Record summary:
Large-subunit ribosomal RNA, domain VI from a Patescibacteria group bacterium, 253 nucleotides, folded computationally. The RNAcentral record of the full RNA draws on ENA. It matches the Rfam family "Bacterial large subunit ribosomal RNA". The organism belongs to Bacteria candidate phyla, within Bacteria.
Context: one part of a larger RNA
RNA sequence: CACAUCGAAUACUGACGAGACCCUUCCUUAGUACGAGAGGACCGGGAAGGACAAACCUCUCGUGUACCAGUUGUCCUGCCAAGGGCACCGCUGGGUAGCGAAGUUUGGUUCGGAUAAGCGCUGAAAGCAUCUAAGCGCGAAGUCGACUCGAAGAUUAGUAUUCACAUGAGACCCCUGGGAGACUACCAGGUUGAUAGGCGGUAGGUGUAAGCACAGUAAUGUGUUAAGCCGAGCCGUACUAAUAGGUCCAAUU
Numbered sequence: 001c002a003c004a005u006c007g008a009a010u011a012c013u014g015a016c017g018a019g020a021c022c023c024u025u026c027c028u029u030a031g032u033a034c035g036a037g038a039g040g041a042c043c044g045g046g047a048a049g050g051a052c053a054a055a056c057c058u059c060u061c062g063u064g065u066a067c068c069a070g071u072u073g074u075c076c077u078g079c080c081a082a083g084g085g086c087a088c089c090g091c092u093g094g095g096u097a098g099c100g101a102a103g104u105u106u107g108g109u110u111c112g113g114a115u116a117a118g119c120g121c122u123g124a125a126a127g128c129a130u131c132u133a134a135g136c137g138c139g140a141a142g143u144c145g146a147c148u149c150g151a152a153g154a155u156u157a158g159u160a161u162u163c164a165c166a167u168g169a170g171a172c173c174c175c176u177g178g179g180a181g182a183c184u185a186c187c188a189g190g191u192u193g194a195u196a197g198g199c200g201g202u203a204g205g206u207g208u209a210a211g212c213a214c215a216g217u218a219a220u221g222u223g224u225u226a227a228g229c230c231g232a233g234c235c236g237u238a239c240u241a242a243u244a245g246g247u248c249c250a251a252u253u
């Protein structure tokens, strides 16, 4: 986008599809069964780990180009001081959110059905024997379910609830945005409003601003001051913008 059902919204069912279902070591049973010895179990119980996969960011580490500080050269704000531009983000030390892995958590279990090789029961043809010819069992990391996800284009187009049927349900356009995103779509909202910005507070980051005072010839130090500044986080607050408005849409034939 389309079909069917009179038009919708919400919640489901699950035909079908996809994924996953992996492996090792150690302890114990037990130096037991077995074996002359050497050696050395099945079954069962327990504990670690590898690779793989998914989710996540509390911890660790990385990034963090409109965060903070230090610092070099030069130009500028008349000068001092304080700042700004440029130099790979100038360089250096840190770093919130987000994103990420080397970090964290979780997963494979178990069980059932039908079977393979194989092992059997009953049993004739063939008075015996025979797992097979009739019939009935057991039996695998395999197979089908069970687990996770998608899923009604499943055209056999499913189900339930609610709303609406012209006083029109609902959807869209438009707008504010996003854990969503190339566009679209999706999701949160649109004044009966916390959607984004601003503002207030706060977590967190940086690490004690400027000015002034004091000490020192000065560089500088100390005090005011765990200051000042601050992006994405959290809580709040209608100050700004989501205003206003428009379009489509279901009788019958």
Stems, first nucleotide, its partner, number of pairs: 007163006016150004022050007034039001052107005060101004067094005072087006111145003118138004170248004174190005195241003198237005204230003211224005